The part of an RNA shown here (small-subunit ribosomal RNA, central domain) has 350 nucleotides and comes from an uncultured bacterium. It matches the Rfam family "Bacterial small subunit ribosomal RNA".
Context: one part of a larger RNA
RNA sequence: UUGGGCGUAAAGCGCGCGUAGGCGGCCCGGUAAGUCCGUUGUGAAAGUCAAAGGCUCAACCUUUGAAUGCCGAUGGAUACUGCCGGGCUAGAGUCCGGAAGAGGCGAGUGGAAUUCCUGGUGUAGCGGUGGAAUGCGCAGAUAUCAGGAGGAACACCGAUAGCGAAGGCAGCUCGCUGGGACGGUACUGACGCUGAGGCGCGAAAGCGUGGGGAGCGAACAGGAUUAGAUACCCUGGUAGUCCACGCCGUAAACGAUGGUCACUAGGUGUGGGAGGUGUCGACUCCUCCCGUGCCGUCGCUAACGCACUAAGUGACCCGCCUGGGGAGUACGGCCGCAAGGCUAAAACUC
Numbered sequence: 001u002u003g004g005g006c007g008u009a010a011a012g013c014g015c016g017c018g019u020a021g022g023c024g025g026c027c028c029g030g031u032a033a034g035u036c037c038g039u040u041g042u043g044a045a046a047g048u049c050a051a052a053g054g055c056u057c058a059a060c061c062u063u064u065g066a067a068u069g070c071c072g073a074u075g076g077a078u079a080c081u082g083c084c085g086g087g088c089u090a091g092a093g094u095c096c097g098g099a100a101g102a103g104g105c106g107a108g109u110g111g112a113a114u115u116c117c118u119g120g121u122g123u124a125g126c127g128g129u130g131g132a133a134u135g136c137g138c139a140g141a142u143a144u145c146a147g148g149a150g151g152a153a154c155a156c157c158g159a160u161a162g163c164g165a166a167g168g169c170a171g172c173u174c175g176c177u178g179g180g181a182c183g184g185u186a187c188u189g190a191c192g193c194u195g196a197g198g199c200g201c202g203a204a205a206g207c208g209u210g211g212g213g214a215g216c217g218a219a220c221a222g223g224a225u226u227a228g229a230u231a232c233c234c235u236g237g238u239a240g241u242c243c244a245c246g247c248c249g250u251a252a253a254c255g256a257u258g259g260u261c262a263c264u265a266g267g268u269g270u271g272g273g274a275g276g277u278g279u280c281g282a283c284u285c286c287u288c289c290c291g292u293g294c295c296g297u298c299g300c301u302a303a304c305g306c307a308c309u310a311a312g313u314g315a316c317c318c319g320c321c322u323g324g325g326g327a328g329u330a331c332g333g334c335c336g337c338a339a340g341g342c343u344a345a346a347a348c349u350c
Base pairs, nucleotide, nucleotide: 003322004321005320006319007304008303012318014201015200016199017198021194022193023192025088026087027086028085029084030083031082033081034080035077036076037075038074039073040072041071048066049065050064051063052062053061054060091191092188093187094186095184096183097182103177104176105175106174107173108172109171110154115149116148117147118146119145120144121143125136126135162169163168206247207246208245209244210243211242215241216240220236221235222234223233258317259316260315261314262313263312266295267294268293269292270291271290272289273288274287275286276285299306300305323350324349325348332343333342334341335340
């Protein structure tokens, strides 16, 4: 390579948009490139195969015949694929309707709590732990009341819930704005799926410039513990955590499960929408669609388990794996301010 695989054994790119390419619904007509059939040319010899023959056999050799992918010419077939033309609406999209949502961005605003400041009351402790100590406090702390400042996060509702492509998203209000589900069926008429490169988004930490800084808190200091204790516990505490703009581009970026479409028992909960029964109305109950959980049949699986949200049965496209270590390293290249990231070996060794 062929093949076999990718939830947990090696293996799904963190996620999207999309270029090339690959693949692609129903009907009719044309064409005949792919495809199939006939005829024919070519397909050197040797070799291969068959028959016969020559060395005493065989190997070996000789003769005759057959066969030969591919390629060319020509005639024909038209199911499928391609191409051209026409049509369709079941895929896809547009439109209309009412409704749901922590989807995103910006601005404003609220209360609780911590800390600090000022003042009042008040006196000897407070704090902290397994027990202590460092620490704070008669220069009046802790406790308590009133007022003020400032930053960050939003208890209850809250969910086993919702939204988003993923990362992720939560006080409240307003403005701007993206997406989806359901119902209607007016319109377009295959406009689709995937997606090498490419482009964008991308938690936390980290970096640059400027702000901000209440609490928490790497580093650091001290107190303990201990044989030691560069830890776990305690008292402090700087970066950081927050904001603006610009970088970084990683993660157990996980459902450790790529995307799309179709098909394949049921039961039960829940969110959204529509319809029906019923009612004065609302619940309840039934049916359908979409989402999100649990259980479970067939089937699958090495087992665990998965099981209409598949890891079942099929189709298309992409990514990836190929013994362990060396190593996600070296070298080179590209990117980055740096930290480093992406791509990615070999010797050697078991």